[in-house]
RNA sequence: CGAGCAGGCCGGGCAGCCGCGGACGCAGCGCGAAAGCGCGCGCCCGAGGAAAGUCCGAGCUCCACAGGGCGGAAUAACGGCUAACGGCCGCCGGGGGCGACCCCAGGGAAAGUGCAACAGAGAGAUACCGCCGCUUUUUGCGGCAAGGGUGGAAAGGCGGGGUAAGAGCCCACCAGCGCGCGGGAGACCGCGCGGCUCUGCAAACCCUAUUCGGAGCAACACCGCAGAGGGACAUGAUGCGCCGGCCCGGCGCGUCCCGAGAAGGUGGCACUGAGCCGCGAUGGCAACAUCCGGCCAAGAUAGAUGGCUGUUCAAGACAGAACUCGGCUUACAGACCUGGUCGCAUA
RNA sequence: GCGGGUGUAGUUCAAUGGCAGAACACUAGCUUCCCAAGCUAGAUACGUGGGUUCGAUUCCCAUCACCCGCUCCA
Numbered sequence: 001c002g003a004g005c006a007g008g009c010c011g012g013g014c015a016g017c018c019g020c021g022g023a024c025g026c027a028g029c030g031c032g033a034a035a036g037c038g039c040g041c042g043c044c045c046g047a048g049g050a051a052a053g054u055c056c057g058a059g060c061u062c063c064a065c066a067g068g069g070c071g072g073a074a075u076a077a078c079g080g081c082u083a084a085c086g087g088c089c090g091c092c093g094g095g096g097g098c099g100a101c102c103c104c105a106g107g108g109a110a111a112g113u114g115c116a117a118c119a120g121a122g123a124g125a126u127a128c129c130g131c132c133g134c135u136u137u138u139u140g141c142g143g144c145a146a147g148g149g150u151g152g153a154a155a156g157g158c159g160g161g162g163u164a165a166g167a168g169c170c171c172a173c174c175a176g177c178g179c180g181c182g183g184g185a186g187a188c189c190g191c192g193c194g195g196c197u198c199u200g201c202a203a204a205c206c207c208u209a210u211u212c213g214g215a216g217c218a219a220c221a222c223c224g225c226a227g228a229g230g231g232a233c234a235u236g237a238u239g240c241g242c243c244g245g246c247c248c249g250g251c252g253c254g255u256c257c258c259g260a261g262a263a264g265g266u267g268g269c270a271c272u273g274a275g276c277c278g279c280g281a282u283g284g285c286a287a288c289a290u291c292c293g294g295c296c297a298a299g300a301u302a303g304a305u306g307g308c309u310g311u312u313c314a315a316g317a318c319a320g321a322a323c324u325c326g327g328c329u330u331a332c333a334g335a336c337c338u339g340g341u342c343g344c345a346u347a
Numbered sequence: 348g349c350g351g352g353u354g355u356a357g358u359u360c361a362a363u364g365g366c367a368g369a370a371c372a373c374u375a376g377c378u379u380c381c382c383a384a385g386c387u388a389g390a391u392a393c394g395u396g397g398g399u400u401c402g403a404u405u406c407c408c409a410u411c412a413c414c415c416g417c418u419c420c421a
Stems, first nucleotide, its partner, number of pairs: 001343003005339004010334001012312007020046003024042003028039004048318001052329002055327005060216004072212005078090004092106001093104004107207002112205002114201003128148002130144005156174002159171003175197001177194007220267004229258005239253005275295004280291004313316001348417007357371004365401001373389005394410005
């Protein structure tokens, strides 16, 4: 210098003017008996790294709940972290890359059932071509599975010995299985010995182990007008009100209490919290834990973050909170920082 | 905001993990003086991207689009 890997951080800045939502204050104005409400003024705060998808885990609330079983769902090597998790860290095994490093739904196929189309003789058990022996050349009978062919997959792989031809039939190495010894907290690793070992699929049913009650802030709690309902006391009525005078006639009827509750409103709800920040200290490889210091940080209910101008740079992407957190996943123009790796060149 | 469901030809629907079909519609030809009907032939698709598997419309994951329901009591 080029290529590539991993991690962190930011995601327009500044100034002016206008506008919007919220908290607080006011000796301002208006309404009101007051509490208070509206307007105004001052001051402060005002979207994200994903606020998204709603895929997991919790807080919170209500419902259900003696105990046990069936069924269902989720997860899957090992050790740790965490409030918890299907998350994170470390490590083991497998795969990829020259490497930094990256990826893995990574239990069980000798518990059972099922599937493996087409091709192929044969798909979980075989003999089409072939090789060898006998026989009478063909034909026939017997032996074999090394070679050919089919297939994604064909009876451990490869080499040597052996044989009529062959074959773990025998031997060395390698893969797998079992046993023993050693190391490790464990998954597992290393060494030795043994017999010679029957395909793949469990993101097919299933088996094993562990965990799980349901619903979700439109949950839920409270206040509550009208109308309707229930109870108690009154039966006045020759009364009162209306049908604009009067009569007849017609219609209607009091007081108190109760619980539920359309509309509407308040809380939940904006947070002293599993809170945020710190190139802080200690322990730990790390996730993280403990301590120390500092901070309080949007909150609507038709739903607030915007617009214009100037300037600057790299010319601004994905995208907008709605009860709240911890994760995962997905989208994203670009800028900056740190630490490894490989190649080339120079010293 | 919360919960649930569905994506297959132009439309409505099928398909057990093994060559994606049917009906109507469309195109061309035949028939007719012309049209319709009829007959023959043809074209047209598994929403998208990964994974499991020998093999995926089907199984799994992610994503996109669309649809439905949601105060309480009866």
Molecule: RNase P RNA; transfer RNA
Organism: Oscillospiraceae bacterium